[in-house]
RNA sequence: GGGCGCAUAGCUCAGUGGUAGAGCGUCUGUUUUACACACAGUUGGUCAUAGGUUCAAAUCCUGUUGCGCCCA
Numbered sequence: 001g002g003g004c005g006c007a008u009a010g011c012u013c014a015g016u017g018g019u020a021g022a023g024c025g026u027c028u029g030u031u032u033u034a035c036a037c038a039c040a041g042u043u044g045g046u047c048a049u050a051g052g053u054u055c056a057a058a059u060c061c062u063g064u065u066g067c068g069c070c071c072a
Base pairs, nucleotide, nucleotide: 001071002070003069004068005067006066007065010024011023012022013021018055025043027041028040029039030038048064049063050062051061052060
C1' cells in the first nucleotide's frame, strides 16, 4: 500500500427497514443470628462518529476513527 471483519447497557452478546433486548451485574425488599444461595422487584443505551437514501435506519450506502485478520 491492497483486501476482509468488528464497534449495541458496567461485562458477554442477540437484534438483517416498523416500540432497542437477553444473560450476568448494580440497587431495594423477602428470607437468615449474619453472609451466601433462592425468590420478587428495580436500575440501566447519543446502537463508535459524520453525512446520505427512505414515510420510517442499530439495520441499507459513503466518509472518518479505533481494534483485529490476510496479502504484498
Predicted 3D model of a 72-nucleotide RNA (transfer RNA) from a Chlamydiota bacterium. Its mean pLDDT, the model's own confidence on a scale to 100, is 82. RNAcentral records the identical sequence in 2 taxa. It matches the Rfam family "tRNA". Gene Ontology term of the family: triplet codon-amino acid adaptor activity.